Description
The RNA shown here (SAM riboswitch aptamer (S box leader)) has 103 nucleotides and comes from Ruania rhizosphaerae. The organism belongs to Ruania, within Bacteria.
RNA sequence: ACACCAUCCAGAGCGGCUGAGAGUCCUGGCUCGACGACGCCGCAGCAACCCCUCAACGGAAGCCUCCCGCGGGGAAGGGUGCUACAGCCAGGUUCGAUGGAGU
Numbered sequence: 001a002c003a004c005c006a007u008c009c010a011g012a013g014c015g016g017c018u019g020a021g022a023g024u025c026c027u028g029g030c031u032c033g034a035c036g037a038c039g040c041c042g043c044a045g046c047a048a049c050c051c052c053u054c055a056a057c058g059g060a061a062g063c064c065u066c067c068c069g070c071g072g073g074g075a076a077g078g079g080u081g082c083u084a085c086a087g088c089c090a091g092g093u094u095c096g097a098u099g100g101a102g103u
Stems, first nucleotide, its partner, number of pairs: 001103002004100005013043005021032003025092005044083003049079003052074003057069003087095001
């Protein structure tokens, strides 16, 4: 970079720096913002996508272990992610974000 799968109405904020726009692009609305938004950094937290972990079920084998698959529970540790508003809402579009596994 490309194509695939899953998710996007739950949950979780303080401090420092910066300084004007921000919530995705367009239109229309709504909202956040000099009582400092957005962004960046630190710490804390949320969650359960992956690793991990618990018990069960299925596959191969005579049995156990191991391995593979499947859905369910957990959250100590690791990799990401996330922590205003439903991805803010409606319409539009080869829209976007995150994770996993590939080429």